[in-house]
Context: one part of a larger RNA
Parts: sequence; structure tokens; C1' cells
RNA sequence: CACCGCCCGUCGCUACUACCGAUUGAAUGGCUUAGUGAGGCCUCUGGAGCUGGGAUCCUGAGAAAUUGGGAUUUUGGUGAAACUGGUCAAACUUGGUCAUUUAGAGGAAGUAAAAGUCGUAACAAGGUUUCCGUAGGUGAACCUGCGGAAG
Repeated sequence: CACCGCCCGUCGCUACUACCGAUUGAAUGGCUUAGUGAGGCCUCUGGAGCUGGGAUCCUGAGAAAUUGGGAUUUUGGUGAAACUGGUCAAACUUGGUCAUUUAGAGGAAGUAAAAGUCGUAACAAGGUUUCCGUAGGUGAACCUGCGGAAG
């Protein structure tokens, strides 16, 4: 750039943000009902094996005291696996509940940008002065009724 001005809302396009949302949606975690339950510990048995002593017999060394080996039997100690019951209890399965995160056709908002669409509501007495409150109505800005203010 000064009325060939300024400017309002619906509708449409694009982008972003949060919201609702069928899916009896999904994932993770906490607590928990029920079930299963590894493993540890205690306990009841158990007795592989290791080991001490005694008795009998056989046998070896040695002059002797003494001492070596083997077999059978007996009596102690220690003691692996396995087993009984109890206790603690990881973990798993199926439910419940709470929290967090997340997908979703579609819906409905807000914001931004523009040179889109429809009108022309406001700014001049803006062509019905404007504005406020309230009620009703209308594609949209708006219109109408009632009350109020003058910015």
C1' cells in the first nucleotide's frame, strides 16, 4: 500500500496434538485363591563300605621273648545310596484383583498454514447503531423476543 480497505464464521484440503472407541484386545509387573511342586534342613528306617578288639583254626619268621599272613565267628566305632514322616519353600499351571505401557476400523475436538468454498456478521449512522445478560431458532457468520449499558 489508507473502502478496489479491514474483517467474521460454516464447509473443504494438508499436518500435528490430546480424547472416546467394538476388539470380553495385547504385554509387563505387584499382591493373591486353588493345584502341582524342584531343592535344603530335621526325623524314622537303612546299611554299601572303612575301621578297632576278642575267640577258634591254618600257616610263616625266630633259640626265646615276640611277631607276620590267611579263614571262620563274635563284639564295638564310623558310615554312602535308598526309604518314612515333618518343616521351609524356589518355580510352574489355572483363575481373581491392582498398576503401568501399548495396537485399533471408526468417531468427535483443538491448533497451525494457505492465494480453497459460501456468504457479508463487525469496523463509517458499516447500510437493522453496537455491546452485555437471558431464552428460542437458523448452512454459516448470525436472526428474533425480554431486560440492561453507552465502550